A computed fold for a 478-nucleotide part of an RNA from an uncultured prokaryote, annotated as small-subunit ribosomal RNA, 3' major domain.
The prediction has a mean pLDDT of 85.
Context: one part of a larger RNA
Formats: sequence, structure tokens, C1' cells
RNA sequence: UGACGGGGGCCCGCACAAGCGGUGGAGCAUGUGGUUUAAUUCGAUGCAACGCGAAGAACCUUACCAGGUCUUGACAUCCCGAGAAUUUGCUAGAGAUAGCUUAGUGCCUUCGGGAGCCCCGUGACAGGUGCUGCAUGGCUGUCGUCAGCUCGUGUCGUGAGAUGUUGGGUUAAGUCCCGCAACGAGCGCAACCCUUGUCCUUAGUUGCCAUCAGGUAAUGCUGGGAACUCUAAGGAGACUGCCGGUGAUAAGCCGGAGGAAGGUGGGGAUGACGUCAAGUCAUCAUGGCCCUUACGUCCAGGGCUACACACGUGCUACAAUGGCCGGUACAGCGGGGCGCGAAGCCGCGAGGUGGAGCUAAUCCCAGAAAACCGAUCGUCAGUUCGGAUUGCAGUCUGCAACUCGACUGCAUGAAGUCGGAAUUGCUAGUUAUCGCGGAUCAGCAUGCCGCGGUGAAUACGUUCCCGGGCCUUGUACA
Repeated sequence: UGACGGGGGCCCGCACAAGCGGUGGAGCAUGUGGUUUAAUUCGAUGCAACGCGAAGAACCUUACCAGGUCUUGACAUCCCGAGAAUUUGCUAGAGAUAGCUUAGUGCCUUCGGGAGCCCCGUGACAGGUGCUGCAUGGCUGUCGUCAGCUCGUGUCGUGAGAUGUUGGGUUAAGUCCCGCAACGAGCGCAACCCUUGUCCUUAGUUGCCAUCAGGUAAUGCUGGGAACUCUAAGGAGACUGCCGGUGAUAAGCCGGAGGAAGGUGGGGAUGACGUCAAGUCAUCAUGGCCCUUACGUCCAGGGCUACACACGUGCUACAAUGGCCGGUACAGCGGGGCGCGAAGCCGCGAGGUGGAGCUAAUCCCAGAAAACCGAUCGUCAGUUCGGAUUGCAGUCUGCAACUCGACUGCAUGAAGUCGGAAUUGCUAGUUAUCGCGGAUCAGCAUGCCGCGGUGAAUACGUUCCCGGGCCUUGUACA
């Protein structure tokens, strides 16, 4: 100087407390451990691995396994030789591949040849998702959006080092004020950026419709309008600016006015010096080591989907604030040309047919659902709760749904009556609850990333648990 303390002081955080909803029990989905297996590819392992890499394993992917192939190689450059490139069909085979066969003779040319493509050969070389993340770059997680981490000069100390950065207040903040052997500065904080909340200006099509007119079974449907909504560009607005109190006449704090918004208005992006030899050699790059008729390459099949069990994360429930049936209302973010696909018709349905319109504020996906109104179940039952499982019949995608897809109909109707010890999220448009969209994607979503609808309870307080910041103290630790 640090680190640590079941030392002290001050302070903060959904850290506790106060509340609301969960997990832990059930069934299923998914990941992991374990076990099994020819293989169940590899990585991630307290917080910070476990719906993680994977924004989508039937083939492919694919790295794994057993089998069948190739050896200058599936891919790159160079050399020699031959041939235009390209194309049709047949045979064998699981295919990779092998054999035969058909059409075709192009472009430039100094007629030597050249360009491009393809085949044979030769070796230089290719190739490796093989090892080492404890040789590395890059990227990332974490402490933590915590308020800290440092430097120059000066001063003090023999020196390590200290001071500044400590102290009194204050703040979300090393934020600001005052004081002070310090005076300044840098990286962080804040602001500048995006979005949302109010208003104005400009612009009105594909969006809008107040006034006027026309028209319809109905609809901004038409003329028209530029008001309103909205769209998207530019501005205004919030600064403790104003008033009162308080404070040290400071910084600030408390209350108030005005205002759409008030003291960082809400949300996001943004992550200092560093820590964990944290993670990644399987995104990529790369040193070293290793393989080179194989640890490389191609192929069809299987596996990654196994299942006495254990754990994590979720979905659906156990019902009446509910289930089922009928009617009826209101979103926002988005996506669409090998695409989205309307009306109509067929089917109980998944879906089929159809093909209008749309390169989209125009058309389509697209019915939002919970809510509301009416009817039914009728007091608590394994039920008109719950839907697992299984049988049969189908639909769709795709070369192909056996291993191993999703969905539909009929039948079946399991566990489950609110969950032990324990444990978790959340402070407001939040939790809870309800649906919608997107990426990936032929097909496949309870996951992920977004969007809007309905819309709570509680916070006395900081003694305690956890994590963190500053000062101080002890130490046989570095």
C1' cells in the first nucleotide's frame, strides 16, 4: 500500500421488511447429469453452465457410428500432354461410381498459337470441426451503469509511499459547494444520440372526413375539403427558470404557482482502470505440435430423438372470479414476388379448389383475445374440471415423415383437489393476465426477440440475510 475480520461509523440496491404472483408436488415440453449404446458428435459447469452455442438434427445440416469408395485429392496456384465447351440415352450398383452411347465442332489469331472450360499424368502442395483458450488476436460474460481509476507539477517522507482523492455539507453520481500544501488535468458520471409524452410550422397520398353536394342494401363510395386524426421532416418546450420556507449569504433540500410534462419526466443505446491464467483454437484469424492411400475426401444407412433415475428452465392444469355454447366491440409492432394470397365454391375440420389484388399508409397475412350481453352446467363431484396416453381415419410440407414432423376428426379419458424443507420475480402502465407479429424456416415453437389490450397490492422502516461504496481500526496474510 492492499486484502481480510462472526471490528466500528456513514450510505446504497426488490438486499431484507410490507405486499402480489410463482417454482419445489402432477402430466407434458425442453436443456443437463448419469446410465445405455456401434455411435448416442463437440463445447458451456457456483453466482456469471443447464429453452446455453442451436434464429429451428427426417435427408442435408453433421463434426459421431458401422459399411462401401478415392489418393495431387471435394477446394487453390504452377508444369507436361490430350480434347471446344456443352449435351442425349442405356446398363450395373444403396449411392458414390464405372462402362457404353448420341448430338456438337464455337471465340480471338501475326496461322506458331492464345483465352475459357474439361480430362489424364507428375510433384511442389492441398486438406484436418485433430491437440493446446495455461502460447495468442479478436469477440464476450462478470463484479457493475457500481462511482470509482489515474496522471503532471509542487510539497512531505531515508524509502516503500503519502498528499491531491481526506474533512464539513450535498447528490443518483469523485454531483456540486465550502474548507484545506496543494494547483491543475485525463479516463469514467452527467450532457450531446434514439424513442415516448404536449404544442406549432410545412406537406396532404395510398392515410383523414368537420362543413357542402351527389349516390348506395351498406361503406370516404364519388365530387370536393386541408379543419381533425395520422404520417414524417423541421422547430418550440423543463432550466430548480419563478415564489415562499430552510440551509452557512453556498451547494442543495422541502412546499407552491404556472404547465402536456418538475426537479435525471419514462424507456433505450452507451460499460472507466481492472478482476476471475473466466469463456471461446468448433464463427473467424493464428504460433507450436500431430495426421498425410488418412485424424483428409465422397456416398447411402443409422445416430445426435436411447431411458431404472436425478436436477434446472418452462407450458398446461387441479376449476364456478370457472368450463361450454351463441351474439357483439376495441389494438399495436411487423411480414409478403420461387412471396402474401381475397371473394366465391367443396369439406365437421386440418385443408382443398379458385385465382382477384398487391413490388404494398393502396392488396393480402388478419377472425385480435381476455372484456361485454344472453343461455347452460349448479355447489364441489375426479365433475360438462383436467387433458396425458392409446386406437382408428385423415390433411399438409417434402425425393422421402419406419426409426423421427406438424396439424385435424372420432373414440379413449391417466396423474392432478393448490404442492414438505426450501426457493424466485416484481415498486406502475410495473407484477399479474390476454392475445398478436417476427427472425430461423420446404415443413416443424410451450423457446427467443418484439407488440399492444385489461390492469393491481405494498414499502413502517434499515435491527437482521446477500451484494456493493467511502472513512477508520486490528492483523503472526501478500